[in-house]
Context: one part of a larger RNA
RNA sequence: CCCUCGUUAAGGAACUAGGCAAAAUAGCCGCGUAACUUCGGGAGAAGCGGCGCCCGGGAGACCGGGUCGCAGAGAAAUGGCCCUGCCGACUGUUUAACAAAAACACAGGUCUCUGCCAAAGCGAAAGCUGACGUAUAGGGGCUGACGCCUGCCCGGUGCCGGAAGGUUAAGGGGAUGGGUUAGUCUUAGGACGAAGCUCAGAACCGAAGCCCCGGUGAACGGCGGCCGUAACUAUAACGGUCCUAAGGUAGCGAAAUUCCUUGUCGGGUAAGUUCCGACCCGCACGAAAGGCGUAACGAGUGGGGCACUGUCUCAACGAGGGACUCG
Numbered sequence: 001c002c003c004u005c006g007u008u009a010a011g012g013a014a015c016u017a018g019g020c021a022a023a024a025u026a027g028c029c030g031c032g033u034a035a036c037u038u039c040g041g042g043a044g045a046a047g048c049g050g051c052g053c054c055c056g057g058g059a060g061a062c063c064g065g066g067u068c069g070c071a072g073a074g075a076a077a078u079g080g081c082c083c084u085g086c087c088g089a090c091u092g093u094u095u096a097a098c099a100a101a102a103a104c105a106c107a108g109g110u111c112u113c114u115g116c117c118a119a120a121g122c123g124a125a126a127g128c129u130g131a132c133g134u135a136u137a138g139g140g141g142c143u144g145a146c147g148c149c150u151g152c153c154c155g156g157u158g159c160c161g162g163a164a165g166g167u168u169a170a171g172g173g174g175a176u177g178g179g180u181u182a183g184u185c186u187u188a189g190g191a192c193g194a195a196g197c198u199c200a201g202a203a204c205c206g207a208a209g210c211c212c213c214g215g216u217g218a219a220c221g222g223c224g225g226c227c228g229u230a231a232c233u234a235u236a237a238c239g240g241u242c243c244u245a246a247g248g249u250a251g252c253g254a255a256a257u258u259c260c261u262u263g264u265c266g267g268g269u270a271a272g273u274u275c276c277g278a279c280c281c282g283c284a285c286g287a288a289a290g291g292c293g294u295a296a297c298g299a300g301u302g303g304g305g306c307a308c309u310g311u312c313u314c315a316a317c318g319a320g321g322g323a324c325u326c327g
Base pairs, nucleotide, nucleotide: 001322002321003320004319005318006317007316008315010313011312014311019308027051028050029049030048031047036041038145052067053066054065055064056063057062068072080306081305082304083303084302085301086300087298088297092104093103108143109142110141111140112139113138114137120129121128122127146293147292148291149290151223152222153221156220157219158216159215160214161213162212165211166210167209171205172204176200177199178198179197180196183192184191185190224242225241226240227239228238251285252282263279264278265277266276267275
């Protein structure tokens, strides 16, 4: 010096990213317990008192009297508590071996597909799962208890419906043209050329799809700009104009989202880039990639407080084991 442990004056978080670690709390009985709440809870809330032994009484719980110690749940084991935000409702699940979470799941909600040899999935297939089920069933997507709600846009993309018109494959159809040549003609070079065979092949008829016409947002998605205006100023209920498919409703808001920013005001502190409450100029919230609330719950995360402490001021001593020396 290191590891594990014990004790410590005065102070008591001044430590630190952070009370990390440690300390403290702890059992049973009685009293007593707030906001809030989904009336279950919150609750072991918090907080306060009692506890040994002997004698007597009593069925007992317990009561009365006496008595000892510093200390009676006499050792060990054995909750610290409170206030206030954020996220996720909850119990669960997860990165076997750096992450347990606000991630996943979840009941519940909703959309959509599926009429049964179902849809969907596995498999060249047979076949199997779905299911020995049958729409109160099964598959897929999104959301995620509960409460209050979930606005506007269908122009683009997707999906659904429509079938008049346009486009259109194979196929049908064969106009027409080419090759070959029996033959005919011939200036003897060649020209023309039926049938058959063969090559190419126009018009026209040809589905779905696409175009087209509609619908559809808890489908993919999107949800403006500039200028002016009120009898102090300031602001703009109001007006003008341009663009758009439509210009963000409710609610929330410097937020797990705010760049400027330690925004401004209030609270808390002697002092507060954090925190809480407000404001709203939302760089760049916003309604099932849900919005806003919410009791209970959480080895989640932020802020504050009480208790308590070697975390610290600031270190000291002690114990065991290492390190060191010898072997």

Large-subunit ribosomal RNA, domain IV from a metagenome, 327 nucleotides, folded computationally. Its mean pLDDT, the model's own confidence on a scale to 100, is 90. Rfam family: Bacterial large subunit ribosomal RNA. RNAcentral holds the full RNA, with entries from SILVA.